Model confidence (mean pLDDT): 89 of 100. The part of an RNA shown here (large-subunit ribosomal RNA, domain VI) has 270 nucleotides and comes from a metagenome. Its Rfam family is "Bacterial large subunit ribosomal RNA". The family has 102 seed sequences and 51,934 matches in Rfam 15.1.
[in-house]
Context: one part of a larger RNA
RNA sequence: CGCAGGAAAUUUGAAGGGAGCAUUCCUUAGUACGAGAGGACCGGGAAUGACGUACCACUGGUGUUCCAGUUGUCCCGCCAGGGGCAGUGCUGGGUAGCUAUGUACGGAAAGGAUAAGCGCUGAAAGCAUCUAAGCGCCAAGCCACCCCUAAGAUAAGAUUUCCCCGCUUCGCAAGAAGCGCUGUAGGCCGGUCGAAGACUACGACCUUGAUAGGCCGGAUGUGUACGCUCCGCGAGGAGUUUAGCUAACCGGUACUAAUCGGCCGUGCGG
Numbered sequence: 001c002g003c004a005g006g007a008a009a010u011u012u013g014a015a016g017g018g019a020g021c022a023u024u025c026c027u028u029a030g031u032a033c034g035a036g037a038g039g040a041c042c043g044g045g046a047a048u049g050a051c052g053u054a055c056c057a058c059u060g061g062u063g064u065u066c067c068a069g070u071u072g073u074c075c076c077g078c079c080a081g082g083g084g085c086a087g088u089g090c091u092g093g094g095u096a097g098c099u100a101u102g103u104a105c106g107g108a109a110a111g112g113a114u115a116a117g118c119g120c121u122g123a124a125a126g127c128a129u130c131u132a133a134g135c136g137c138c139a140a141g142c143c144a145c146c147c148c149u150a151a152g153a154u155a156a157g158a159u160u161u162c163c164c165c166g167c168u169u170c171g172c173a174a175g176a177a178g179c180g181c182u183g184u185a186g187g188c189c190g191g192u193c194g195a196a197g198a199c200u201a202c203g204a205c206c207u208u209g210a211u212a213g214g215c216c217g218g219a220u221g222u223g224u225a226c227g228c229u230c231c232g233c234g235a236g237g238a239g240u241u242u243a244g245c246u247a248a249c250c251g252g253u254a255c256u257a258a259u260c261g262g263c264c265g266u267g268c269g270g
Stems, first nucleotide, its partner, number of pairs: 001152001005163007015149004021049007033038001051106005059100004066093005071086006111143002117137004164269001165180006181267001186264004190206005211257003214253005221245002227240005
């Protein structure tokens, strides 16, 4: 820009893409077959591998924003308690998120038309013949079925809902011209943000508000803080104390910031 008014939402599916795997065991059955050795078709059931998709309740990983221990050194006047630096100094753990080695699920079944192949009926050619007319069966393959995208599918689809004027002149009318008013539904900009994200886009919210931060409560993690008291000559230990601290998590709460606003879009539609 188009899709003959504008807008919001939900969709149909032309077309395109993805997927399509394999093995083992049990049973049928030590049956059919075979002198024996061996050993099935068909059918039923149970697992596994690789691959793929999704997810984080579980098991783990990471987690330089959480907690603790600890070495050297410098600093906060000293003690005590802390802070900086040394690869996050090193070490032990670990929330959210992200993850696989973790978890769930998938390949299917049923269908249509076929290939090779197997047939029925059947002439040409009194026979025979699956083929010439006609009619069947049959593959991990083909077309659908399953999953994803999808109406620029210009043949531009469908459904639901929402929104939108008065006067004057000319004209038979459709309508044209002019004046005045109006600016809808909705969208964009701006702002607070996001398990959305390179940018953009997408989604939530903007005081009629829980969008983010703060605060409160909880969860989780760490593992028993500081100070004080007691015991020990002391290093240290015990009690107060399952303490203290606690990121991204959950719930709540207008304390802070989403202020005030601007622009586009018209007026019933060839």
RNAcentral holds the full RNA, with entries from SILVA.